The prediction has a mean pLDDT of 85. Predicted 3D model of a 348-nucleotide part of an RNA (small-subunit ribosomal RNA, central domain) from a Methanobacteriaceae archaeon. The full RNA is in RNAcentral, with records from ENA. Taxonomically the source falls in Methanobacteriaceae (Archaea, Methanobacteriati, Methanobacteriota, Methanobacteria).
Context: one part of a larger RNA
RNA sequence: CUGGGUGUAAAGAGUAUUAAGGUGGUUUAGUAAGUUUCUUUUAAAAUCCUAAGAUUCAAUCUUAGACAUGAUUGUAAAUACUGCUGAACUUUGAGUAUAUUAGGAGAUAGUUGUACGUUUAGUGUAGAGUUAGAAUUCUUUAAUAUUAAAAGGACAUUCAAUAGGCGAAGGCUACUAUCUAUAAUAUUACUGACACUGAUGUACAAAAGCGUGAGGAGCAAACAGGAUUAGAUACCCUGGUAGUUCACGCUGUGACCGAUGAGUAUUGAUUAUUGGAAAAUUUUUUCAUUAAUUAAGCUAACGCGUUAAAUAUUCCACCUGGGGACUAUAAUCGCAAGAUUGAAACUC
Numbered sequence: 001c002u003g004g005g006u007g008u009a010a011a012g013a014g015u016a017u018u019a020a021g022g023u024g025g026u027u028u029a030g031u032a033a034g035u036u037u038c039u040u041u042u043a044a045a046a047u048c049c050u051a052a053g054a055u056u057c058a059a060u061c062u063u064a065g066a067c068a069u070g071a072u073u074g075u076a077a078a079u080a081c082u083g084c085u086g087a088a089c090u091u092u093g094a095g096u097a098u099a100u101u102a103g104g105a106g107a108u109a110g111u112u113g114u115a116c117g118u119u120u121a122g123u124g125u126a127g128a129g130u131u132a133g134a135a136u137u138c139u140u141u142a143a144u145a146u147u148a149a150a151a152g153g154a155c156a157u158u159c160a161a162u163a164g165g166c167g168a169a170g171g172c173u174a175c176u177a178u179c180u181a182u183a184a185u186a187u188u189a190c191u192g193a194c195a196c197u198g199a200u201g202u203a204c205a206a207a208a209g210c211g212u213g214a215g216g217a218g219c220a221a222a223c224a225g226g227a228u229u230a231g232a233u234a235c236c237c238u239g240g241u242a243g244u245u246c247a248c249g250c251u252g253u254g255a256c257c258g259a260u261g262a263g264u265a266u267u268g269a270u271u272a273u274u275g276g277a278a279a280a281u282u283u284u285u286u287c288a289u290u291a292a293u294u295a296a297g298c299u300a301a302c303g304c305g306u307u308a309a310a311u312a313u314u315c316c317a318c319c320u321g322g323g324g325a326c327u328a329u330a331a332u333c334g335c336a337a338g339a340u341u342g343a344a345a346c347u348c
Base pairs, nucleotide, nucleotide: 003320004319005318006317007302008301012316014204015203016202017201021197022196023195025089026088027087028086029085030084031083033082034081035078036077037076038074041071042070049065050064051063052062053061054060093194094191095190096189097187098186099185100184101183105180106179107178108177109176110175111174112156113155116152118150119149120148121147122146123145127138128137165172166171209250210249211248212247213246214245218244219243223239224238225237226236261315262314263313264312265311266310268294269293270292271291272290274288275287276286277285278284279283297304298303321348322347323346330341331340332339333338
């Protein structure tokens, strides 16, 4: 390499989209490139294999055949499948239109709510706070508590609520408006294969981090102090800066997980869920969705089981003993941190 694999043993890229490439519905005519048959010329000899013969036998030798699954020639034939060229499809894939419906899908702007700490003023007086227990800490410059007011930033508590919903993934939950995108169902009106996948590319991508500016209530890496302890660079306590928030730009990682790539088709039941539709009258059927038990089948087992890890098929990505090594080097990207690509010696 092939083969065999990728839920948990190595292995599905974080996700989507798309140019090339690969693959591709139904019917029909032609063509004959692939394909199949025939045919031409070949694939040295020896060896191997088969048969016969020679040496008294054997090794050995001689002769003939076969093998060599390929390549090659052609006004030669075949046309099921694939390809190519032309035509058609009132069609089932794909899309469009119309009607209806659901939703924490996204963006921008505005509004609201409780809590919170801070400040100011009043009341009031000696403690408050914290803990297993304390201390650091706050407090007669009047704290804690309580009443009133002010400005402030963050958050979206309770309920609805969950086997729930939406989104390509990341993710998304107060309310209102505007703008944008998607999905499902029904009609079967229109287009008539317009499709699937997709190396490179492009876009998006939690948290932390970086740059510039704004903001800073609470929380809180670092740091300081108090405890605990043999020690305590921790767990506990008192403080507390980056950060967390916003705008614009960068970074491009994650146990980015269903640890399960995307599409299509086929194959049993039962119970529910969310959103439709139809009949009919309170049930039933049906389409899509999300879950739970399982038949067959699969699996090393665990388990999966119409949302497959079953049975087939198309395309992409990836794996090939452990360590060395999510490393070195180089290249590309980045402000940096670092990211991507990614060996070898040596060793077991």

It matches the Rfam family "Bacterial small subunit ribosomal RNA". Gene Ontology terms of the family: structural constituent of ribosome and ribosome.